Record summary
This is a predicted structure of a 155-nucleotide RNA (glmS glucosamine-6-phosphate activated ribozyme aptamer). The model forms 88% of the base pairs in the Rfam consensus. Its mean pLDDT, the model's own confidence on a scale to 100, is 76. It was read from a public genome assembly, where an Rfam model found it. Rfam family: glmS glucosamine-6-phosphate activated ribozyme aptamer. Rfam describes the family as follows. This entry contains a glucosamine-6-phosphate activated ribozyme that is found in the mRNA for GlmS. GlmS is an enzyme that uses fructose-6-phosphate and glutamine to generate glucosamine-6-phosphate. It is annotated as a riboswitch.
[in-house]
This record gives sequence, C1' cells and structure tokens, in this order.
RNA sequence: AGUAUUUUUAAAGCGCCUGAAGUUAAGUAGAGCUUAACUUGACGAGGAACAAGGUUAUCGAAUAUUCGGCGGAUGCCUUGCGGUGUUUCACCACCGAUAAAAAUCUACAAAACUAUCAAGUAAUUGAUGGGACAAAAGGAUUUAAGUGAAAGUUU
Repeated sequence: AGUAUUUUUAAAGCGCCUGAAGUUAAGUAGAGCUUAACUUGACGAGGAACAAGGUUAUCGAAUAUUCGGCGGAUGCCUUGCGGUGUUUCACCACCGAUAAAAAUCUACAAAACUAUCAAGUAAUUGAUGGGACAAAAGGAUUUAAGUGAAAGUUU
C1' cells in the first nucleotide's frame, strides 16, 4: 500500500406514545362498553464555520390520523466573530470560509399507484419489479452594487 472478514458509527420528516384511530381475544343476549395484548402514528427534496440567548423551524407530493402530544433538530431572529460592497475604521445592506441582491430561463424525488413475494388470526409490516409527477434551496445568463472620515491611485 492492497484485499478479505468482523464490530461500531452514520439517522434529524428524525425518535417516542399516556390522547386519537384501528385489530384480535375475553366479559356481555346484542349494540355499545370494559379489560388485556397489539397495530398505525411524515412521502421524499433540502438543510451545519463557530459561540450565547430567543423561537409554534424550509419546500413541495399524497387516497390527507402527515390528527394530537413529548423529545430532538442542520431553519429563522438578536448579539458576538467572519465575508462582500477599492484599502483601514465606523455605520448601513446582504450574506457564512461555495460568505451582495434582483430579474429571466432551467435540472432533480420518494411515497402514493400498480404487479408479485414474505411475516402475522388480524389491524398492519417488510422486500422486489414497473411506470409517472414537484417546489424551495441549487445551476446558467443578464442587470447591478452604499454613506462618512482618513489613505492610496488616476486625471
């Protein structure tokens, strides 16, 4: 340095479940209800210089319980730090080591759906194949960047 095997880490639409919805069993003449054991409870895209505080944290897809709650969180706001606006300082604006903005154009998904297989009494779960469809960030092009003081450069 290479190869093989094993373990750990990776996760942030991420984890969890006392509400809710659903299944099975028992009780009940039945409905309902009660008890017990279970199931569901975010589909991808995108997202981290750093520190502190605050906060109901972006985008679309969907047959919409993706309801409700708790925790977490790469979001946002403020301050610090840093960058751009000729240099330095102050302020202002916008940003975060890919470090202004605007306009126009533009690329990209998974679930859903469908076919099959597997596990389960069931609710439901997992896997494989098929074939679609976004938005935001992003990319391209164009336009286009402050004020004051001092300094520098040019005329």